This is a predicted structure of a 327-nucleotide part of an RNA (large-subunit ribosomal RNA, domain IV) from Riemerella anatipestifer. Lineage of the source: Bacteria > Bacteroidota > Flavobacteriales > Weeksellaceae > Riemerella. Rfam family: Bacterial large subunit ribosomal RNA. Gene Ontology terms of the family: structural constituent of ribosome and ribosome. The coordinates come from a structure-prediction model, not an experiment, and the mean pLDDT is 88. The RNAcentral record of the full RNA draws on ENA.

[in-house]
Context: one part of a larger RNA
RNA sequence: UCGUGGCUAAGGAACUAGGCAAAAUAGUCUCGUAACUUCGGAAGAAGAGACGCCAACAGAAAUGUUGGCCGCAGUGAAGAGGCCCAGGCGACUGUUUAUCAAAAACACAGGACUCUGCUAAAUCGAAAGAUGCUGUAUAGGGUCUGACACCUGCCCGGUGCUGGAAGGUUAAGGAAGGUGCUUAGCGUAAGCGAAGGCAUUAACUGAAGCCCCAGUAAACGGCGGCCGUAACUAUAACGGUCCUAAGGUAGCGAAAUUCCUUGUCGGGUAAGUUCCGACCUGCACGAAUGGUGUAACGAUCUGGGCACUGUCUCAGCCACGAGCUCG
Numbered sequence: 001u002c003g004u005g006g007c008u009a010a011g012g013a014a015c016u017a018g019g020c021a022a023a024a025u026a027g028u029c030u031c032g033u034a035a036c037u038u039c040g041g042a043a044g045a046a047g048a049g050a051c052g053c054c055a056a057c058a059g060a061a062a063u064g065u066u067g068g069c070c071g072c073a074g075u076g077a078a079g080a081g082g083c084c085c086a087g088g089c090g091a092c093u094g095u096u097u098a099u100c101a102a103a104a105a106c107a108c109a110g111g112a113c114u115c116u117g118c119u120a121a122a123u124c125g126a127a128a129g130a131u132g133c134u135g136u137a138u139a140g141g142g143u144c145u146g147a148c149a150c151c152u153g154c155c156c157g158g159u160g161c162u163g164g165a166a167g168g169u170u171a172a173g174g175a176a177g178g179u180g181c182u183u184a185g186c187g188u189a190a191g192c193g194a195a196g197g198c199a200u201u202a203a204c205u206g207a208a209g210c211c212c213c214a215g216u217a218a219a220c221g222g223c224g225g226c227c228g229u230a231a232c233u234a235u236a237a238c239g240g241u242c243c244u245a246a247g248g249u250a251g252c253g254a255a256a257u258u259c260c261u262u263g264u265c266g267g268g269u270a271a272g273u274u275c276c277g278a279c280c281u282g283c284a285c286g287a288a289u290g291g292u293g294u295a296a297c298g299a300u301c302u303g304g305g306c307a308c309u310g311u312c313u314c315a316g317c318c319a320c321g322a323g324c325u326c327g
């Protein structure tokens, strides 16, 4: 000097990013116990008291009542919840980055859409075959959401999916016809040249798809601008205009989302960039990429309080171990 453990006057979070760490609480019995609530809980809420030994009495006993005794201390040592208030997120128990992340992430019961009629769809495989399933739409697969309560608005123009089939486009294939080569024949010759064959071209025919026409958003997604207007001012229920497929409804809102911003007001503090309640000017919330609430739950995150303490004011002492010096 470091490590581990123990104690500490007065104060008691002044420490610190943050009560991190430590301290405190702790057992059993009796009394007592709020908001809220899904009526189960919350709850061991909170809070208060008792606890040893001896004798008498009651009792079958356990035990109880009364009286007395001792200590600083009676769950006499050890082991054994700290608690409360408010908010965010996720309903919950569960799962996860073996070895820096346990969470608000994943899962979940519940909800919805969609595919699948059985040799099912889907998946593996070249196939046989297998899983699905010795199941059969109250079943199986996929996708999204995520208990519960109240709800889930508008847009089908784009992309996707489903349906439609009149028209347009369109492949291989088929193919009328044309052209060239070939040659029986004709012609004195130049040349012409049937049928057939070969080559080439090709009207026309020709499915799905695409174009097209509809439907569909708990499919992917999207959900405006400018100007004016009320007898103070301000504001605009109202009007005009442009654009759009339609212009954001309910609810929430400086939010896990708010840049300006430590917004403004209120609360809490002597003092509060955090916190809680409001306001709404939402840079850039918003309804199963779910919206808003919500009892219970959480080694979750945030703010406050009581208790408690060497976290601190501000250090000191002790024990043990290590280092260091000497040997």
Stems, first nucleotide, its partner, number of pairs: 001322008010313002014311001019308001027051005036041001038147001052069007070074001082306007089298002094106002110145007122131003148293004153223003158220002160216005167211003173205002177201006185192002224242005251285001252282001263279005